[in-house]
RNA sequence: UGGGCUGGUGAGGCGGUUACGUCGGUCCUGUCGCUUGCGACAAGGAUCGCCGAGGAACGUCCGGGCUCCGCAGGGGAGAACGGUGGGUAACACCCACCCGGGGCGACCCGCGAGAAAGUGCAACAGAGAGUAGACCGCCGGGUCCGGUUCGCCGGCCCGGUAAGGGUGAAAGGGUGGUGUAAGAGACCACCGGCGUCCGUGGUAACACGGGCGGCCAGGUAAACCUCGUUCGGAGCAAGGCCAGACAGAAGACGUUGACGCACCCCGCAGAGUCUUCGGGUGGGCCGCUAGAGAGUGCCGGUAACGGUACUCCAAGAUAGAUGACCGUCAGCCCCUGGCCGCGAGGCUCGGGGAGACAGAACCCGGCGUAUGAUCCGGCCCAUUCC
Numbered sequence: 001u002g003g004g005c006u007g008g009u010g011a012g013g014c015g016g017u018u019a020c021g022u023c024g025g026u027c028c029u030g031u032c033g034c035u036u037g038c039g040a041c042a043a044g045g046a047u048c049g050c051c052g053a054g055g056a057a058c059g060u061c062c063g064g065g066c067u068c069c070g071c072a073g074g075g076g077a078g079a080a081c082g083g084u085g086g087g088u089a090a091c092a093c094c095c096a097c098c099c100g101g102g103g104c105g106a107c108c109c110g111c112g113a114g115a116a117a118g119u120g121c122a123a124c125a126g127a128g129a130g131u132a133g134a135c136c137g138c139c140g141g142g143u144c145c146g147g148u149u150c151g152c153c154g155g156c157c158c159g160g161u162a163a164g165g166g167u168g169a170a171a172g173g174g175u176g177g178u179g180u181a182a183g184a185g186a187c188c189a190c191c192g193g194c195g196u197c198c199g200u201g202g203u204a205a206c207a208c209g210g211g212c213g214g215c216c217a218g219g220u221a222a223a224c225c226u227c228g229u230u231c232g233g234a235g236c237a238a239g240g241c242c243a244g245a246c247a248g249a250a251g252a253c254g255u256u257g258a259c260g261c262a263c264c265c266c267g268c269a270g271a272g273u274c275u276u277c278g279g280g281u282g283g284g285c286c287g288c289u290a291g292a293g294a295g296u297g298c299c300g301g302u303a304a305c306g307g308u309a310c311u312c313c314a315a316g317a318u319a320g321a322u323g324a325c326c327g328u329c330a331g332c333c334c335c336u337g338g339c340c341g342c343g344a345g346g347c348u349c350g351g352g353g354a355g356a357c358a359g360a361a362c363c364c365g366g367c368g369u370a371u372g373a374u375c376c377g378g379c380c381c382a383u384u385c386c
Stems, first nucleotide, its partner, number of pairs: 001382008012329007020052002023049007030041005054357001058368002061366005066235004073266004078231005083097005098112001099110004113226002118224002120220002135165002137161006144155004173191006192216001194213008239286004248277006260268001293312008332353004337348004
């Protein structure tokens, strides 16, 4: 200098005008109460002040807190997860390592238990696709046919053969030898792989080494299935309280247990429950935002993370507020000039432009997805110079 891998930051700054929402102060109106000029408020208005979305607030895909379902009990069904160790409130998340695959490398990828428990499945091609398989080839035989230079050759038939060819994503270990008519783990040596036992290292997954065994076991479990672990359900429209209104009627089930336990059974519990028609209301408060919270320093840990000290943290709407405009500065892009430089290019006057994805609705931890431009690191490879 060129190419690449990887981690993080950030979501423009400042000022002004105006609009909207919560809360607080003041004033006015209204209502109520009485001690009659004070007090109160689920009310209305004016005005002042503070505060007012995100890294993903999103998708609602996982995991928790919280709330209710009588206890959250047993069994079944079902679901999720799946190398090992650790982190965590928990997880399908994160960290470290192992194994497998890709890359020269930094590094990346992996829904990573079991296919020698059973069942199933595999398009096309191919003779044969899982109890392997004779299409070509190779070999043996024939009392058949044709040719013949009488040595044989070709066809046909019967049989042997998995060495060689061909098909396929995949053809039932590899190489060499013995053997044979030709061949074949038929046998032998070495290698690979599998099972099993032992030793060494490691918490473990596993790695390395050695002994023994049978010649050898294909793929697929986001197919059924098997093994192990975990899981009760529903959700803030949870759930609780206050105020106010109304009118009941019909049917079904039920102490031989309805309804409930948000799939079934057991167990528990125990008197109402459900449907349709009709009537009324459709207001307010709590839950509700300070929490597994954020930042910095130190300590422990390879790390995820944990501990500790200090500091900081005023959205809480309810059909749903947080918007719009202007000025200025900074960075980026474009246009037109100027200056510098051999050059790539750099600096600069002026003018113009763009600024994303998207928005709370009980709260957290993750994952996934969307996102214009910018900034800061760490590492690898190639090349050049010293």